A computed fold for a 713-nucleotide part of an RNA from a Patescibacteria group bacterium, annotated as large-subunit ribosomal RNA, domain II.
Context: one part of a larger RNA
This record gives sequence, structure tokens and C1' cells, in this order.
RNA sequence: GUCAGCGAGUGUUCGAUAACUGCUUUUUGCUUAACCGAGCUUAGCUCGGGAAGGCAGAGCGAAAGCGAGUCCUAAUAGGGCGACCAAUCGUAGUUAUCGUACAACCCGAAACCGGGUGAGCUAACCAUGGGCAGGGUGAAGUUUGCCGAAAGGCAGAUGGAGGCCCGAACUCGUCGUCGGUGAAAUGACGUGAGAUGACCUGUGGUUAGGGGUAAUAUGCCAAUCGAACCCGGAGAUAGCUGGUUCUCCCCGAGAUAUAUUUAGGUAUAGCCUAUUCAACUACUUUGUGAGGUAAAGCGACUGGAUAGUUCCCGGAGCCUUUUGGCUUUGUGAAUUAACCAAACUCUGAAUGCGCAAAGCUUAUUGAAUAGAGUCAGUCCCGCUCGGAUAAGCGAGUGUGGGCGAGAGGGAAACAUCCCAGAUUCCCAACUAAGGCUCCUAAAUGACUUUUAAGUGGUAAAGGCCGUUUGUUUUCCAACACAGCAGGGAGGUUGGCUCAGAAGCAGCCAUCCUUUAAAGAGUGCGUAACAGCUCACCUGAAUAAUUCCGCUUUGGCGGAAUGGAAGACAUGCGCCUAAAAUGAUUCGGAGCUCAAAGAGUCUGCCGAAGUUGGAAAUUUCCCGCCUUUGGCGGGAAGUGGUAGGGGAGCGUUCUUAUUGCUGUGAAGCUAUAGUGUAAACUGUGGUGGAGCGGUAAGAAGUGAGAAUGCUGAC
Repeated sequence: GUCAGCGAGUGUUCGAUAACUGCUUUUUGCUUAACCGAGCUUAGCUCGGGAAGGCAGAGCGAAAGCGAGUCCUAAUAGGGCGACCAAUCGUAGUUAUCGUACAACCCGAAACCGGGUGAGCUAACCAUGGGCAGGGUGAAGUUUGCCGAAAGGCAGAUGGAGGCCCGAACUCGUCGUCGGUGAAAUGACGUGAGAUGACCUGUGGUUAGGGGUAAUAUGCCAAUCGAACCCGGAGAUAGCUGGUUCUCCCCGAGAUAUAUUUAGGUAUAGCCUAUUCAACUACUUUGUGAGGUAAAGCGACUGGAUAGUUCCCGGAGCCUUUUGGCUUUGUGAAUUAACCAAACUCUGAAUGCGCAAAGCUUAUUGAAUAGAGUCAGUCCCGCUCGGAUAAGCGAGUGUGGGCGAGAGGGAAACAUCCCAGAUUCCCAACUAAGGCUCCUAAAUGACUUUUAAGUGGUAAAGGCCGUUUGUUUUCCAACACAGCAGGGAGGUUGGCUCAGAAGCAGCCAUCCUUUAAAGAGUGCGUAACAGCUCACCUGAAUAAUUCCGCUUUGGCGGAAUGGAAGACAUGCGCCUAAAAUGAUUCGGAGCUCAAAGAGUCUGCCGAAGUUGGAAAUUUCCCGCCUUUGGCGGGAAGUGGUAGGGGAGCGUUCUUAUUGCUGUGAAGCUAUAGUGUAAACUGUGGUGGAGCGGUAAGAAGUGAGAAUGCUGAC
């Protein structure tokens, strides 16, 4: 791990409610407990007795007490609770659900307490024994010699001290490696420390858990130690985790408020269910009301606030003899233009709300009783706060929507987004969102356009002589624009400045003339001139038609289209644009002759939606009948977690009854059928002795999960 078996709301007490049954039939109602007697199939059951007691029958008051009344009160006032009236009306038992005390649905602590067992491990101590190769160092003391007056000193010899040195046994366990389902529940190998000592060790003994022992490490006290182990109290307690076993049908939440030594618990309320009673509501339409939101407005208030003009008053600077003038700036006022406001309003909706009536398929609401669950929510949308006008962030709010507890279709995939609410079946139909080249169901549909960037198929400020469409200004046969050819002059080298200043360092002025035109000069250039060039003018060449009117037929005038140069707006695009596994920022193939964007149109596909057909079931209504019920018809329903309610299946045993069985019971196995399901029945095989149906009753009554328990493999 698999399989099989076992494995969790039980029993008693008291109580509440409901249903059913007995008695009572409108009131001396209901009921016995202990106990006694008899019988029997004798831990008991049945029958008979046994009114002690309980409930009901009267209430009020704290009570004494009074009593259809009573209490408060001085009260005959007034009020509270009752009676009167009406109505479901009492009591005992059984069953169900819930509560209650008990182990109280099951398993699970760490702990606490009591009584005992342990020092054969280990800690310390006591008694009595044992052990320590070899080598080194050479203390005191003693002694010899020399020196010395002596004390004593020096040298030699002897001696053999030491928690001395090196190093085996022995004891320990420093570092490294191996081992780590080990050879070993602490080891092996190498390397280390002590090794005459506070040394090591044998045997016997002492100290015991609120304790001992401890050169203290909270160490050790039998592989157990911040308080040993064993048994018991004991099924301790667990607001915590896990688990809690058959089926179908009906309804169906919550994650909020308040309080809490309360915050992951609980109580009451809110929201759900069942039963009973009551209202006639809900919805839609019509009518009629109140309002100050959105919007808007402000020369209608309160405030805010931008720009211009004018004026009054003031400040500063300059000029001025003064009156004063100029520039700049501030407060205020007027005026013009354009504005702002949750705590502004001269205005003012849509919705919603109140009331009334009608319609309508009761879809709505209230109360009582009984049973719950819920008190960690989450995402999206609108508005708001915190944060960084960050977060799949935190907090709030709503006549919000979903998920939660919701399947189906779409969004490639995707609880929460879009569409849409799944009783079952059908190889029928129509649609929603979304789609219709292929993957992939359905038009490589129609028409008009845009885009060239694979933009589409990520992103900003900013930029773009990319391209589309539109508006507008100017020029054009008196010849436009660009290019080409020619001219581009004179007063004059303007004045000043300057070494010089001649169009072209700089300052001032910027005129006149000749002209078809030409600046007191656009740029390059020179030391300064010169030179080149531009503006401007001319020429050649280049771009044309139509319509109308007039005409002296040469043309002229106007308009449109056309040509040229700008400006503005606009659609699509381009640049800006660098990231970590490998292409993946279209789901893919692939798409530019769109299968991309904008717009118009018609078809089609597309869901468990809707429709059609068949069937089941719930509630209500109607009709009929052999009226607990059945049959037929109609209407509305039938997603569902926690949870409430209803109806059943199966297992074991008991009672009664009726059956099967060696011509083969149970069990096992294969197969066929029936029922909405739990399940049930038949047949074959195996097996070899018991087992069913019906009506009731009683439960050790249903397993896949509990790191479940036991066994097998």
C1' cells in the first nucleotide's frame, strides 16, 4: 500500500412541544407509586388490590390574607392582574425532536493527585581488597674535602622527594574519516589526554521522587529526568484538530448588529425550515402627493477664482520751479469675457418613496410554537477613506451583481467577467453572448472606404516632408511654382566710429534718383577694397478646357474644373520600445488579392436558455369514485453547501401467522430481469443443513477516509 473484519448521537433522570392512543362527553375529570395477593413459560410478566401523592378544577397579593375578585390606596376614585363572553379546552401513556445532569457522538493531550517499585546503569559516601612495564630529572637530609674566628659558604659523593617529565598496561575521549534501515539504540580506525594520584578498580553496603546525589552540566537516579517508573482516581479535561457508515423527495441560509478576560468561542437579534392561525398583501397600470439629488446656474445669495479696460486711494523710481507727467506695483470699486463649490442655490429632472383605485396566475406579509445553521467571507461595479489618485493591498458604503451553495455556452486554458439558472429522456426546431479560411459548427458573403506598420496581435510625454479626408489664404495666358539664361544700377566709400569700416566688426539713420527691376543690402568673402551670391526684374521654355453674357468676330468679362505655394483640422500609421528556460503580448496554422480597422446590409452557426414530443414528481384548483385514498383534467413548480422537513430500502433478534428444504437450506459465484433509488427476483454452477414471506415489536442496524484498530498478502 491493497483486501477482509471491527470502528462513532447511546442509556437513565426530570422537563418542553407535537402527533397518536386510552379514559373523560361537559363534569366528585385523568392517573396510581411503594407495597400486598394470585397465576404463569419465575432475576420477570400478567391479572386483581393499594388514592399516599400528582395534574386539572380560581384568582390576586411580597405576605398575613381575602376571594369572582384581588392588589395599590384614606377612597365606593383610578389603575394592574383576573373572572364574565367566545374559542382549539382535561389527564395518563407511547413515539419523535430538543433541553437537562450524568463519560453523553468517537479517538487524541501535555499535565494533576494517591499508593507503591527501583542506586545490579549512574552520582556521592562507608567498609574491605586489588593495580600502576620501562626510562628521565635529581629536593631535603647525610657525608668527604677546601675556606672561615665562628656563623656558615663552595665543590664532590651519597640520597631518592614530587597532584615532576617521557611512555606501555589501565583510565579517559581531543581532532579527523568511516558508520548513520550501523557489526554497534553512541561504535571502528588513525590521532590524542592522564598514567604515584583530588589516581584507577573488584566485592559488600547507605542515600528515593514535593526526594536523593551533584569539584552546577539542570548533570545523574536501570537505553526514561526542568522533576523516574508502575498501578489507580480515569472514559481527567480539551471554547482545539481529525473522523462520523443506506436511498429518494420538498424548502433552503450565513460569514451582519449588540455584548462578552471577548476577538478562530458563546448569548440575544438578523437571515433558513416545519406546524398552526391571521391579514389581503406583493407585482403591474392609472391617478395623486412631498422632495432639493444628477444636471445646470451664479448681475439670485454665500464664498472661491483668471484675464483685460477704467476710476479712487496708497507705495517706489525717474523727470519737473510748480499745478503736474511717465513707469511699475498694492487694496478697493465699476465694467467686459470666460469660470468653480460635499457643508452655494434664482432653478431642477429621471428613478425611487407615500396614499388611493383597478387588474392579476397568491407569486406577499405578520404572529405563536418547535428545530437549526451562520458570527474567518471573497471578486466585480458605483461612490468614499488610508496607501504612492500602487497592489490579486487595507477599510467602508449600496433599492448593486455574482461566487460561496451554480452546472451549461463564450472569454485558447481561467470560482468571481459576458450570456444563461441543469426534474429525466429524444440522431427534432429557434435563439443569447460570441462567432462563420483551416484546426472548429456556421458566408474565403455583398457594398463603400482606411492601413503597409504583420499595425492588427502591449505602453506615455514628445517627435514625423508616412498616408487619408476636409476647411481656408494667396498666385496663374498681363504666362504662375521649380529649374535655366540675362540684369541686379546711380547719388555713395550714407553719417559716426576706426589704423582701416567701401551693402556685409559696431552705433545711428535707412532717403532720393534712373528704372523692367535692383535692400544705404540675404549670405560667403577681403587688412580694407575687389570677387561670388540673394532679394527684386526680364527672357525662352513649360501648365488648358468647358459653360454663360457681351462683341467691332480680333477678343473681353464672370464662373467652374485645373496648375502652384502655404496654414489649420482629421482618420489610420511610424519612432520613442532593453531581461532573464527557447519561439508565448494573435490559442495555432496562417492572413495584406484580409482571414486587419471604420461603416452599411443579408444569411447562417451557436447553450442543460426557449419551443416541440414522451415520462416522473411536488403544491394548488376542478370533476368523479369503492372519500385514511384512487382516477382524470388544468395551472405553477422540481440547481443547491450548512441546515430544517417528508417518505422509504436493507441488517440482527423477538412475537404471531404462513411457508421452503438431501428431488439440496444458508453462503459463494456467473448471468437474466424488475424498481426513481436504497434494493428485489429468477436461472445455472458450487456448497451440504438449515432458511424465508406477511403483520408488529426491539436494536451492539448500513464505512472509504479518523498519520483509525486487528489479521492476511
The prediction has a mean pLDDT of 80.